[in-house]
Predicted 3D model of a 476-nucleotide part of an RNA (small-subunit ribosomal RNA, 3' major domain) from a freshwater metagenome. RNAcentral holds the full RNA, with entries from SILVA. The prediction has a mean pLDDT of 83.
Context: one part of a larger RNA
RNA sequence: UGACGGGGGCCCGCACAAGCAGUGGAGCAUGUGGUUUAAUUCGAUGCUACGCGAAGAACCUUACCUGGGCUCGAAAUAUAGAUGGCGAUAACAGAGAUGUUAUUUUCCGUAAGGACAUUUAUAUAGGUGCUGCAUGGCUGUCGUCAGCUCGUGCCGUGAGGUGUUGGGUUAAGUCCCGCAACGAGCGCAACCCUUAUCAUUAGUUGCCAACACGUAAGGUGGGGACUCUAAUGAGACUGCCUAGGUUAACUAGGAGGAAGGUGAGGAUGACGUCAAGUCCGCAUGGCCUUUAUGUCCAGGGCUACACACGUGCUACAAUGGUCGGUACAGAGGGCUGCAAGACCGUAAGGUGGAGCAAAUCCCAGAAAGCCGAUCUCAGUUCAGAUUGUGGUCUGCAACUCGACCACAUGAAGUCGGAAUUGCUAGUAAUGGCGAGUCAGCAACAUCGCCGUGAAUACGUUCCCGGGCCUUGUACA
Numbered sequence: 001u002g003a004c005g006g007g008g009g010c011c012c013g014c015a016c017a018a019g020c021a022g023u024g025g026a027g028c029a030u031g032u033g034g035u036u037u038a039a040u041u042c043g044a045u046g047c048u049a050c051g052c053g054a055a056g057a058a059c060c061u062u063a064c065c066u067g068g069g070c071u072c073g074a075a076a077u078a079u080a081g082a083u084g085g086c087g088a089u090a091a092c093a094g095a096g097a098u099g100u101u102a103u104u105u106u107c108c109g110u111a112a113g114g115a116c117a118u119u120u121a122u123a124u125a126g127g128u129g130c131u132g133c134a135u136g137g138c139u140g141u142c143g144u145c146a147g148c149u150c151g152u153g154c155c156g157u158g159a160g161g162u163g164u165u166g167g168g169u170u171a172a173g174u175c176c177c178g179c180a181a182c183g184a185g186c187g188c189a190a191c192c193c194u195u196a197u198c199a200u201u202a203g204u205u206g207c208c209a210a211c212a213c214g215u216a217a218g219g220u221g222g223g224g225a226c227u228c229u230a231a232u233g234a235g236a237c238u239g240c241c242u243a244g245g246u247u248a249a250c251u252a253g254g255a256g257g258a259a260g261g262u263g264a265g266g267a268u269g270a271c272g273u274c275a276a277g278u279c280c281g282c283a284u285g286g287c288c289u290u291u292a293u294g295u296c297c298a299g300g301g302c303u304a305c306a307c308a309c310g311u312g313c314u315a316c317a318a319u320g321g322u323c324g325g326u327a328c329a330g331a332g333g334g335c336u337g338c339a340a341g342a343c344c345g346u347a348a349g350g351u352g353g354a355g356c357a358a359a360u361c362c363c364a365g366a367a368a369g370c371c372g373a374u375c376u377c378a379g380u381u382c383a384g385a386u387u388g389u390g391g392u393c394u395g396c397a398a399c400u401c402g403a404c405c406a407c408a409u410g411a412a413g414u415c416g417g418a419a420u421u422g423c424u425a426g427u428a429a430u431g432g433c434g435a436g437u438c439a440g441c442a443a444c445a446u447c448g449c450c451g452u453g454a455a456u457a458c459g460u461u462c463c464c465g466g467g468c469c470u471u472g473u474a475c476a
Stems, first nucleotide, its partner, number of pairs: 001476002003473003007470007015460002019423005026314008034305002042053002064300007077123008087104007107114002126289002129287003135283002137278003140274001142272001147186006153162003166177003192266004197234007207223002211221003237260001240254005316416001320375007332363003337356002342351003382413001387408007429452007
């Protein structure tokens, strides 16, 4: 100087407390461990691994296993020699990779040669092989915590200190005052995006108040008012008032205002820590391999299953289930695409193809909600696992191993031990909708969007994590 303390002081955080909803019990989905296996590819492992890499494993992917092939190689560059086509079609053998055969074709050219292909030789290729403890880059975490440093000066023999401590204050090393310090940098804040109000400009594909037409429908004429769209501006700054405070920083209350003290949300992550993670994104040193640890192919596996754990979904019902009627979104996507009306089918879906590269058309029916009917507390008209049969769709192909539909079947489960998680407002809870990946889909995931919409916070004694000062130390 740090680190540590079941030392002290001050302070903060959904850290506790106060509340709400869960997890832990059940079934299923998914990931992991373990076990099994020819293989169950590899990585991630307290917080910071475990719906993680994977924004999608039937083949492919695929790295694993079994078997069948190739060896200048599946792809790249160069040199030298030889050959002439390359290519296209078909047949046969084969699981295919591939091999054999037949037919067809007979490159350009300045006639030097060139392009291309095959073959031979060489230099090399290739490797998701090892090392993340050789590395770059990127990332997680402490933590969006308020810290981390430097120049000069001063103090100390020196390591170092001071500044950065102190008194207040703040979300903040934020600001004020004081001070052997005076300044500065990286962080904080602001500048950026979205959102909340208004104005101006613009008016189609959007909008429809007044007017005319029309049975009705924004349907037509028309209109720019309104909504909206999207560009430019305005607006919030403790600016004003009162009180407190050191005449300060600032704090409490008030006015006006769409919004008030960082308005709300996002992006943004200092010096560093964990030899944290990644050599299987990519790059890369070294090592290893070279008729194989490379590469092509078929099939299998990654989907196994006495079990254990994590993360989720669905429930156990009446604030509910079922049936009928009826209302209101936002944000997205669409040409190998989205697909309307119509017709067929109980349905999944099929036939067909109007419109739309989309403020125009389509996906698209929002659902909880509201109105009415029924069920009457039961393992039930709850719950839906499991299983049987028949189908639909995608796709060469759904056996291993897809999703969905119909009928039948109708398991556990009556609110969950110890323990434990999230959340402070348009939040939790609850309801649906969309997108990416994608032929299809194991999506109940992830990332977004809107609808309905709470309770509670006395407070900081305690648990956890963190910041500042101080103290002790046989630790570095």